Large-subunit ribosomal RNA, domain IV from a bacterium, 344 nucleotides, folded computationally.
The sequence was found in a public genome assembly.
[in-house]
Context: one part of a larger RNA
RNA sequence: GUCCUCAAGGAACUCGGCAAACAAGCGGCCGUAACUUCGGGAUAAGGCCUUCCCGCCUGUUCUUCGGAACAGGCGGGACGCAGUGAAAGUUUUCCCUUCAACUGUUUACCAAAAACACAGCUCCCUGCAAACUCGUAAGAGGACGUAUAGGGGGUGACACCUGACCAAUGCCGGAAGGUUAACCACGGUGGGUACUAUACUUCGGUGUAGUGCUGGACUGUGUAAGCCCCGGUGAAUGUCGGCGAUAACUAUAAUCGUCCUAAGGUAGCGUAAUUCCUUGUCGGGUAAGUUCCGACGUGCACGAAUGGUGUAAUGAGAGGGAAACUGUCUCGAGGACUCGCUCG
Numbered sequence: 001g002u003c004c005u006c007a008a009g010g011a012a013c014u015c016g017g018c019a020a021a022c023a024a025g026c027g028g029c030c031g032u033a034a035c036u037u038c039g040g041g042a043u044a045a046g047g048c049c050u051u052c053c054c055g056c057c058u059g060u061u062c063u064u065c066g067g068a069a070c071a072g073g074c075g076g077g078a079c080g081c082a083g084u085g086a087a088a089g090u091u092u093u094c095c096c097u098u099c100a101a102c103u104g105u106u107u108a109c110c111a112a113a114a115a116c117a118c119a120g121c122u123c124c125c126u127g128c129a130a131a132c133u134c135g136u137a138a139g140a141g142g143a144c145g146u147a148u149a150g151g152g153g154g155u156g157a158c159a160c161c162u163g164a165c166c167a168a169u170g171c172c173g174g175a176a177g178g179u180u181a182a183c184c185a186c187g188g189u190g191g192g193u194a195c196u197a198u199a200c201u202u203c204g205g206u207g208u209a210g211u212g213c214u215g216g217a218c219u220g221u222g223u224a225a226g227c228c229c230c231g232g233u234g235a236a237u238g239u240c241g242g243c244g245a246u247a248a249c250u251a252u253a254a255u256c257g258u259c260c261u262a263a264g265g266u267a268g269c270g271u272a273a274u275u276c277c278u279u280g281u282c283g284g285g286u287a288a289g290u291u292c293c294g295a296c297g298u299g300c301a302c303g304a305a306u307g308g309u310g311u312a313a314u315g316a317g318a319g320g321g322a323a324a325c326u327g328u329c330u331c332g333a334g335g336a337c338u339c340g341c342u343c344g
């Protein structure tokens, strides 16, 4: 190290019955609770029988009509500690709670779960050359489908339900007004260049006015969506108050006042997989219980499809308790085989 056995006790071990032990025929007969979606739960739980010999009875088949075989029942008897007597194989059970409805899927090689998925529910998009996805494109998937279809988001069976807020953000719709780009169009200003007229002239030119051409010059006006704006929308992202006073004991506050807000958390649940204070308080279970179960509610910091609350069945899920059982332990002991080292 692998395996076997053990007095008395029997979980006192330990984070925790981890490991081990016990039980265990899905054979016959009887029997089987709460709860329940009436299917289940259920092989619930729990009890009895099982071998061999003799006799009788019933049924079926066959019969040479004497009976034989098979299936079952009743009665009597035999033996043993033990009768599915071996081997192999083969559910331990019950109670309370939590989470997830379920079967399924997952971190190949530390996590199998309460995580993912799921049927169901719901919202949004899409009228077909569909939306969407891949690709520069051609093209392909969607689909040789057509809104009872396809794509995307959320929730997650079922039951009862799903409250308030559109101020912010997003989305949808709207168009009166404000703001707003480049190109373009039409103007204005100034420049370049050629020419004409005129004034001055040192005859080289300079100034003024005008005409034609011209541009990557400057500038004005006109023109969109968007934004500002107006409305809608929560199973869209999200959010869902404070202070003071008040009842004929006290306490508490149905009630009142006030400030703020878009609106101030509804039903249900609640010390919770959420509670800091906290081993909250009360009750139960124990001789003794930071865990557990039932209540209470003062919810640091539950709460309604980031779903709320229940829930039969299911679970190698999580917590607590009980029976049985045991070397887990009190507390060790003995044995078999094997490996390393040492000695020989």
Base pairs, nucleotide, nucleotide: 001337002336003335004334005333006332008330009329012328017325027049028048029047030046035040037157051078052077053076054075055074056073057072058071059070060069061068062067079083092323093322094321095320096319097318098317099315100314104116105115120155121154122153123152124151125150126149132141133140134139158310159309160308161307163240164239165238168237169236170233171232172231173230174229177228178227179226184222185221186220187219188218189217191214192213193212194211195210196209197208198207199206200205241259242258243257244256245255268302269299280296281295282294283293284292